[in-house]
RNA sequence: GGGCGCGUGGCUCAGGGGAUAGAGCAAUAGAUUCCGGUUCUAUAGGUCGUGUGUUCAAAUCACACCGCGCUCA
Repeated sequence: GGGCGCGUGGCUCAGGGGAUAGAGCAAUAGAUUCCGGUUCUAUAGGUCGUGUGUUCAAAUCACACCGCGCUCA
């Protein structure tokens, strides 16, 4: 340098045109306990990598760029 894949809460991931953007773990608070752990309940936390475009509507489609991984040379 060429090709392919991926980028979504702190972490691991789901969602592939119309949902209020979700789950598990983690965090915080409460219940339980002599204390802790376990268990249960609740809460907070996201400019969906950046920009532009397509569309009535974009996390989702297209293009460019950035980052990461694999691969070819």